[in-house]
RNA sequence: CGGGGCGUGGCGCAGUUUGGCAGCGCGCUUGAAUGGGGUUCAAGAGGUCGCUGGUUCGAAUCCAGCCGCCCCGA
Numbered sequence: 001c002g003g004g005g006c007g008u009g010g011c012g013c014a015g016u017u018u019g020g021c022a023g024c025g026c027g028c029u030u031g032a033a034u035g036g037g038g039u040u041c042a043a044g045a046g047g048u049c050g051c052u053g054g055u056u057c058g059a060a061u062c063c064a065g066c067c068g069c070c071c072c073g074a
Stems, first nucleotide, its partner, number of pairs: 001073007010026004020057001028044006050066005
C1' cells in the first nucleotide's frame, strides 16, 4: 500500500437475510423465602448500536467517508 472480517448495557453475544417497540445469558440493585450465607423466585436500573454525514415517513440494519482491533497478500 491492497483485500477481507469485526465494533451493539459492566462482560460474552443475537438482531442486519426482508429497514418498522433494541433483545438474550452472566453480572449489578431492591424485595421475599433462610438465624445468616449459598440458592431459588419476583421486580428494577443500565445502550445516543465505533464516529460523522447521506437516503428514507422511519436506519443497529441501506450508501459514503473516517477511527480502532484482527487476519491475508505485497